[in-house]
RNA sequence: UGGUAGAGGCUGCGGCUGACAAGAGUACCUGCGGAGCGUAAGGGAAGGCUCCGAAGGGAAAGGGGAUGCCGCCGAAGGGCUGUUUUUCCGGUCUUCCGCCGGAGGGCAGUGCCUGGGACGCAGGGAAAUACUCUGCGGACUGUCGCGCUUCGUGCGCGGAGAGCUAUCGU
Numbered sequence: 001u002g003g004u005a006g007a008g009g010c011u012g013c014g015g016c017u018g019a020c021a022a023g024a025g026u027a028c029c030u031g032c033g034g035a036g037c038g039u040a041a042g043g044g045a046a047g048g049c050u051c052c053g054a055a056g057g058g059a060a061a062g063g064g065g066a067u068g069c070c071g072c073c074g075a076a077g078g079g080c081u082g083u084u085u086u087u088c089c090g091g092u093c094u095u096c097c098g099c100c101g102g103a104g105g106g107c108a109g110u111g112c113c114u115g116g117g118a119c120g121c122a123g124g125g126a127a128a129u130a131c132u133c134u135g136c137g138g139a140c141u142g143u144c145g146c147g148c149u150u151c152g153u154g155c156g157c158g159g160a161g162a163g164c165u166a167u168c169g170u
Stems, first nucleotide, its partner, number of pairs: 001169006009073001012072005020064001028057003032053006043097004076114003079110007087103006115141002119137007143159006
């Protein structure tokens, strides 16, 4: 320097499936009662629309998830850049399409950051006391370096996966 094979964790990482819970008696629909706005302006089309009350009916998506299966050990996650998206919110009179802005999702690139999981606090996403992401914190854990050592990986300090261990080649 190149290749191959491994380890960290019994809560390692991610993907698929998915009983089930929640979403929610919510959105929405129907008829009844009441109040308000409008005949116009916007790119096209359609059409009256909005709000409140009680009554009847009444979802879904994203996210979570037991079980089982699959791929793995920068597993993977995040940031940034590009691209895409009738997923949502706001604006354009109402609705749909289109357009503008914001947020979310998918894909790709990028050695920019993170060894790993849990816990606590703060913030972001989410309907959320779920879950997840980021930052901070003190411990734990694996690994290497330095020092000490009772020579037992025991103790202390420090670093980072572009690492560590084993092995083969140049």